[in-house]
RNA sequence: CUUAUUAAGAGUGGUGGAGUGAAUAGGCACUAUGAAACCCGGCAACCUGAAUAGGUGCUAAGUCCUACAGAGAGCUUCUCUGAAAGAUGAG
Numbered sequence: 001c002u003u004a005u006u007a008a009g010a011g012u013g014g015u016g017g018a019g020u021g022a023a024u025a026g027g028c029a030c031u032a033u034g035a036a037a038c039c040c041g042g043c044a045a046c047c048u049g050a051a052u053a054g055g056u057g058c059u060a061a062g063u064c065c066u067a068c069a070g071a072g073a074g075c076u077u078c079u080c081u082g083a084a085a086g087a088u089g090a091g
Stems, first nucleotide, its partner, number of pairs: 001091006011040001013039003019030003024067004041059003045056004063085001068082006
């Protein structure tokens, strides 16, 4: 860069010790009833394989919600669709 998927699923564990939720901004949520990270366990999206299986991935909240465009309505709000951006797999 291309392509497919992106509303489901997955912990009474151990180490750790204050942050986390991609970027910018605005929100909102989780967290000492232990955050991130690592290990174990689990889930099952893609690829490989005849198969037991293996390689990545994932394991709070729709990609946590919104931003750009369009449509609708009970009209500075709500809903839906598409894009942009992101994440994951394969090439």